[in-house]
The RNA shown here (c-di-GMP-I riboswitch aptamer) has 91 nucleotides and comes from Paenibacillus rigui. It matches the Rfam family "c-di-GMP-I riboswitch aptamer". Its family is annotated with cyclic-di-GMP binding in the Gene Ontology. Lineage of the source: Bacteria > Bacillati > Bacillota > Caryophanales > Paenibacillus.

RNA sequence: CCCGAUAAAUGGCAAAGCAAGCGAAAGCUUGUGACGCAAAGCUACAGGGGCGAAGGAUUCCGAACCGGGAUCCCGCCAGCCAGCUGCCGAA
Numbered sequence: 001c002c003c004g005a006u007a008a009a010u011g012g013c014a015a016a017g018c019a020a021g022c023g024a025a026a027g028c029u030u031g032u033g034a035c036g037c038a039a040a041g042c043u044a045c046a047g048g049g050g051c052g053a054a055g056g057a058u059u060c061c062g063a064a065c066c067g068g069g070a071u072c073c074c075g076c077c078a079g080c081c082a083g084c085u086g087c088c089g090a091a
Stems, first nucleotide, its partner, number of pairs: 012037002017032006035079001041084003047081002049077004055073007
C1' cells in the first nucleotide's frame, strides 16, 4: 500500500400499543412509544410471495333477481424472499 471482515466507535432506523387524520379496505401520515434491525436505506415496472376487494371486465353456481366463488384490471405490504446501492473498520 492492497484485500478482508468481526470487535469497537460515530451515529441511524423504529415493531406492537395509544392519540389525531386519510382510505371501502388492506394500509398510509403525524406525534408518542421501543419489539427489534449491519442495510429495518431505495426498488412493488427485475422477479417471486402475501394482503384488500369499494369500482370495472370476463366467467362459474343458481330457474331468475338477490347472493356466492374464480380470474384479470385496480389498490396495498420492502420489518417475507429478493434486486440495487451503502457508513466505520482494531485483531